RNAcentral holds the sequence, with entries from Rfam and Ribocentre. TPP riboswitch aptamer (THI element), 94 nucleotides, folded computationally. The model forms 95% of the base pairs in the Rfam consensus. The coordinates come from a structure-prediction model, not an experiment, and the mean pLDDT is 76. Its Rfam family is "TPP riboswitch aptamer (THI element)". Its family is annotated with thiamine pyrophosphate binding in the Gene Ontology.
RNA sequence: ACACCGGACACGGGGUGCCCCGCACGGGGCUGAGAUCACACCCGUCGAACCUGAACCAGUUAGCACUGGCGGAGGGAUGUCUUCAUGUCGUUGC
Numbered sequence: 001a002c003a004c005c006g007g008a009c010a011c012g013g014g015g016u017g018c019c020c021c022g023c024a025c026g027g028g029g030c031u032g033a034g035a036u037c038a039c040a041c042c043c044g045u046c047g048a049a050c051c052u053g054a055a056c057c058a059g060u061u062a063g064c065a066c067u068g069g070c071g072g073a074g075g076g077a078u079g080u081c082u083u084c085a086u087g088u089c090g091u092u093g094c
Stems, first nucleotide, its partner, number of pairs: 001088003006082005011044004017030005050075003056069004
């Protein structure tokens, strides 16, 4: 000096479902990191955050969720700075 891991800052991407009280309002319950706004949560190319196919298929559940498939299928949001450690290269000294 570079690479990599990690970190910080800034910026960006994303979701908000299901069941019950007849509906709305409001409330209760379930799952979840998050259940429409929290200065929260998750994710940012090493990308299964999230979207599409999809009102999908099988199992399962009160239902969503979940498990498997579809499927590493198609899409999907990044810059700057940087401590320690590690590696590589260069220079100098012994």